A computed fold for a 478-nucleotide part of an RNA from a metagenome, annotated as small-subunit ribosomal RNA, 3' major domain. The prediction has a mean pLDDT of 85. RNAcentral holds the full RNA, with entries from SILVA.

[in-house]
Context: one part of a larger RNA
RNA sequence: UGACGGGGGCCCGCACAAGCGGUGGAGUAUGUGGUUUAAUUCGACGCAACGCGCAGAACCUUACCUGGUCUUGACAUCCCGAGAAUCUGAGUGAAAGCUCAGAGUGCCUCUUUGAGGAGCUUGGUGACAGGUGCUGCAUGGCUGUCGUCAGCUCGUGUCGUGAGAUGUUGGGUUAAGUCCCGCAACGAGCGCAACCCUUAUCUUUAGUUGCCAUCAUUAAGUUGGGCACUCUAGAGAGACUGCCGGUGUCAAACCGGAGGAAGGUGGGGAUGACGUCAAGUCCUCAUGGCCUUUAUGAUCAGGGCUACACACGUACUACAAUGGCCGGUACAGUGGGCAGCGACAUCGCGAGAUGAAGCGAAUCUCUCAAAGCCGGUCUCAGUCCGGAUUGGAGUCCGCAACUCGACUCCAUGAAGUUGGAAUCGCUAGUAAUCGUGGAUCAGCAUGCCACGGUGAAUACGUUCCCGGGCCUUGUACA
Numbered sequence: 001u002g003a004c005g006g007g008g009g010c011c012c013g014c015a016c017a018a019g020c021g022g023u024g025g026a027g028u029a030u031g032u033g034g035u036u037u038a039a040u041u042c043g044a045c046g047c048a049a050c051g052c053g054c055a056g057a058a059c060c061u062u063a064c065c066u067g068g069u070c071u072u073g074a075c076a077u078c079c080c081g082a083g084a085a086u087c088u089g090a091g092u093g094a095a096a097g098c099u100c101a102g103a104g105u106g107c108c109u110c111u112u113u114g115a116g117g118a119g120c121u122u123g124g125u126g127a128c129a130g131g132u133g134c135u136g137c138a139u140g141g142c143u144g145u146c147g148u149c150a151g152c153u154c155g156u157g158u159c160g161u162g163a164g165a166u167g168u169u170g171g172g173u174u175a176a177g178u179c180c181c182g183c184a185a186c187g188a189g190c191g192c193a194a195c196c197c198u199u200a201u202c203u204u205u206a207g208u209u210g211c212c213a214u215c216a217u218u219a220a221g222u223u224g225g226g227c228a229c230u231c232u233a234g235a236g237a238g239a240c241u242g243c244c245g246g247u248g249u250c251a252a253a254c255c256g257g258a259g260g261a262a263g264g265u266g267g268g269g270a271u272g273a274c275g276u277c278a279a280g281u282c283c284u285c286a287u288g289g290c291c292u293u294u295a296u297g298a299u300c301a302g303g304g305c306u307a308c309a310c311a312c313g314u315a316c317u318a319c320a321a322u323g324g325c326c327g328g329u330a331c332a333g334u335g336g337g338c339a340g341c342g343a344c345a346u347c348g349c350g351a352g353a354u355g356a357a358g359c360g361a362a363u364c365u366c367u368c369a370a371a372g373c374c375g376g377u378c379u380c381a382g383u384c385c386g387g388a389u390u391g392g393a394g395u396c397c398g399c400a401a402c403u404c405g406a407c408u409c410c411a412u413g414a415a416g417u418u419g420g421a422a423u424c425g426c427u428a429g430u431a432a433u434c435g436u437g438g439a440u441c442a443g444c445a446u447g448c449c450a451c452g453g454u455g456a457a458u459a460c461g462u463u464c465c466c467g468g469g470c471c472u473u474g475u476a477c478a
Base pairs, nucleotide, nucleotide: 001478002477003475004474005473007472008471009470010469011468012467013466015462016461019426020425021424022423023422026317027316028315029314030313031312032311033310034308035307042053043052064303065302066301067300068299069298070297073128077127078126079124080123081122082121083120086103087102088101089100090099091098092097107117108116109115110114130292131291133290134289135288139286140285141281142280143279144277146275151190152189153188154187155186156185157166158165159164170181171180172179196269197268198267199266201237202236203235204234205233206232207231210227211226212225215224216223240263243257244256245255246254247253319419323378324377325376326375327374328373329372335366336365337364340359341358344355345354346353347352385416390411391410392409393408394407395406396405432454433453434452435451436450437449438448
């Protein structure tokens, strides 16, 4: 100087407390361990691995296994020889491939019965290619984490023999090393904040594909008309402790108030200092070294990654009456669309099918939002709750749904009556609850990312648990 303490002081955080809803019990989905297997590819392991890499394993993907094949190679450059490229057919085979037959003759240049060149295909020779093989403890890059915590340092000066100290400590204050005052320190840098995006209010510009107050018109903003209003998207205004009162060291600041759409960082996001964990990744990519080279490379078919006595994590659906079912009826926002979205009509109980308008979209379409509201029924039961499982019949995508897809209809109707010890999330348009869209994608979503609808309870307080910051103290620790 640090680190540590079941030492002390001050302070903060959904850390506790106060509340609301969960997990842990059931069924299913999904990931992991284990076991099994020819293979169940590999990685990730407290927080910070386990709906993680995977924004989507039937083939492909695919790295694994079994078998069939290739060896200058599936891919790149160079050298030599041949042939235009390309297309069609036959045999064999699971395919990859192997064998054979036919059609076909282009472009550019020159001393045009010919030669050379570009491009492509093919045979050969070796230089080489190749490796998701090993090492993340050789690395770059990227990322997680402490933590959006308020810290981490430097120059000069001063003090100390020196390691170092001071500044950065102290008194206040703040979300903040934020600011003020004091001080052997005076300044500065990386962080904080601000500058950026979004949301909340207003003005202005613009008025179609958007909107409709007045006038006419219609089944309908449908049409004329209008751009007031909504909205869209450009430009501006607005919030700064600016004003008032009080407290405070004539400070910084704090408390209350006015005005205001908004008040003291208005809400949300992006933004992550010096560093820590030899944290993660050689399977995104790049790369040193090592290993491999008729195989640890390449290709094809089939299988596997989907196994199943079991254990754990994360979710979904429930156990019902604040509910289930039936009928009627109302109101969103974000997004997507041409190998696409598909209105509408007809057929089908339905998943869907057939025909087909419009739309590269503020125009057409996905697109009926659902919870809600109104009425009816069920009356506490393993039920008109719950839907697993299984049988049958189908639809769709796709070369192909056996291993191993999703969905529909009929039948079947399991566990489950609120969950032990323990444990998680959340402070406001939040939790809870309800539906909607998107990426990936032929098909496949209870996952992920986003969107809006309805919309709470509680916070006395900081003694305790956990994590963190500053000062101080002890130390057989470095």